[in-house]
Notes:
This is a predicted structure of a 74-nucleotide RNA (transfer RNA) from an Acidimicrobiia bacterium. Its Rfam family is "tRNA". Rfam classes the family as a transfer RNA. The coordinates come from a structure-prediction model, not an experiment, and the mean pLDDT is 82. Lineage of the source: Bacteria > Bacillati > Actinomycetota > Acidimicrobiia.
RNA sequence: GGGGCUAUAGCUCAGUCGGUUAGAGCACACCCCUGAUAAGGGUGAGGUCGCAGGUUCGAAUCCUGCUAGCCCCA
Numbered sequence: 001g002g003g004g005c006u007a008u009a010g011c012u013c014a015g016u017c018g019g020u021u022a023g024a025g026c027a028c029a030c031c032c033c034u035g036a037u038a039a040g041g042g043u044g045a046g047g048u049c050g051c052a053g054g055u056u057c058g059a060a061u062c063c064u065g066c067u068a069g070c071c072c073c074a
Stems, first nucleotide, its partner, number of pairs: 001073007010026004019057001028044005050066005
């Protein structure tokens, strides 16, 4: 230098022809349960979907560029 993959909540990850409210488990806060814990149940908070543009009535999803990490080639 060229090619490919990945980037979504604090962590690990889903998100099936683009469709209006973006989710799960763990963790966290509160409540229930218990003599008290653990376990279990409930509620809640937590997100510029890596960044910037573009296409579209509508983008986490499609297109372009860039950034970071990993792999391959030179």